[in-house]
RNA sequence: CCGCCCAUAGCUCAGUUGGUAGAGCUGCUCGCUCUUAACGAGAAGGUCGUAGGUUCGAAUCCUACUGGGCGGA
Repeated sequence: CCGCCCAUAGCUCAGUUGGUAGAGCUGCUCGCUCUUAACGAGAAGGUCGUAGGUUCGAAUCCUACUGGGCGGA
């Protein structure tokens, strides 16, 4: 320098051919228990890496950039 892949909740990750953003774990609250753990219930937690574009509508499609990984020269 060139090509490919990844970026979504505190963590690990789904979300597929554009139409309400989700699960598990962690943490919080409550129940259970003499207490803790375990177990059960509930609520909360997101500018979907950044900036533009297409569209009635974008996590999803297009472009550039940033960060990480792999390969080639």